[in-house]
Predicted 3D model of a 73-nucleotide RNA (transfer RNA) from Candidatus Magasanikbacteria bacterium GW2011_GWC2_37_14. The organism belongs to Candidatus Magasanikiibacteriota, within Bacteria. The coordinates come from a structure-prediction model, not an experiment, and the mean pLDDT is 80. The sequence was found in a public genome assembly. Rfam family: tRNA.
RNA sequence: GGGCGAGUAACUCAGCGGUCAGAGUGCCACCUUGCCAAGGUGGAAGCCGUUGGUUCGAAUCCAACCUUGCCCU
Numbered sequence: 001g002g003g004c005g006a007g008u009a010a011c012u013c014a015g016c017g018g019u020c021a022g023a024g025u026g027c028c029a030c031c032u033u034g035c036c037a038a039g040g041u042g043g044a045a046g047c048c049g050u051u052g053g054u055u056c057g058a059a060u061c062c063a064a065c066c067u068u069g070c071c072c073u
Stems, first nucleotide, its partner, number of pairs: 001072007010025004018056001027043005049065005
């Protein structure tokens, strides 16, 4: 320098044009217990890497850029 992939909650991920962006783990409160663990109920936590574009409508499609992984030279 070239090619391919990934970026969504603290972490691991889902979501593939239209509802309020969800799950598990973790965190907080309560219930349960003699205590811990396990279990149950509820809750907080995201403007979806950035900037533009397409569209009535974008996390989702397109472009550039940033970060990162793999491969080629």